[in-house]
RNA sequence: ACGGAAGUAGUUCAGUUGGUAGAACGUCGGUCUCCAAAACCGAAAGUCGUGAGUUCGAGCCUUACCUUCCGUG
Repeated sequence: ACGGAAGUAGUUCAGUUGGUAGAACGUCGGUCUCCAAAACCGAAAGUCGUGAGUUCGAGCCUUACCUUCCGUG
């Protein structure tokens, strides 16, 4: 330099044909307990990598760029 993959909650990842952004673990609070753990109940936490475009509407489509990984030379 070229080709490919990935980027969504603190972490690991879903998100179907464009139509209200989710799960598990973790964190916090509560119940229980002499205390803690476990179990159960609840809560918080997202400019969906950045910008632009298409659309009534974009995590999803188009485009440029950034970061990481793999490959070719």